c-di-GMP-I riboswitch aptamer from a Gammaproteobacteria bacterium, 89 nucleotides, folded computationally. RNAcentral holds the sequence, with entries from Ribocentre. Model confidence (mean pLDDT): 90 of 100.
RNA sequence: UUCAGUCAAGGGCAAAGCCACCGAAAGGGGGCGACGCAAAGUCUCCGGUCUACAGGGCCUCCGGGCCCCACGAUAGCGGGACCGCCGGA
Numbered sequence: 001u002u003c004a005g006u007c008a009a010g011g012g013c014a015a016a017g018c019c020a021c022c023g024a025a026a027g028g029g030g031g032c033g034a035c036g037c038a039a040a041g042u043c044u045c046c047g048g049u050c051u052a053c054a055g056g057g058c059c060u061c062c063g064g065g066c067c068c069c070a071c072g073a074u075a076g077c078g079g080g081a082c083c084g085c086c087g088g089a
Stems, first nucleotide, its partner, number of pairs: 002089002005086001012037002017032003021028002035076001041082003045079003048074003055068005
């Protein structure tokens, strides 16, 4: 430096759920908790998915209802980019 993560060691992260907080929501940060993860480390560039406050459209019994929409979210949905621990070959 490359390859694979079969072996060892030290470890790391933490799904669901529960508590309280932020958010219109999706969801997020914290605590408890472990389903899993060899990048479950970082980044929304591409695709997907979720949400729809504001905005637009339609309807209305004027209380509201329905539809569209990402500028929101997801890196634990894939791809991609960047960076990294350990031993092995």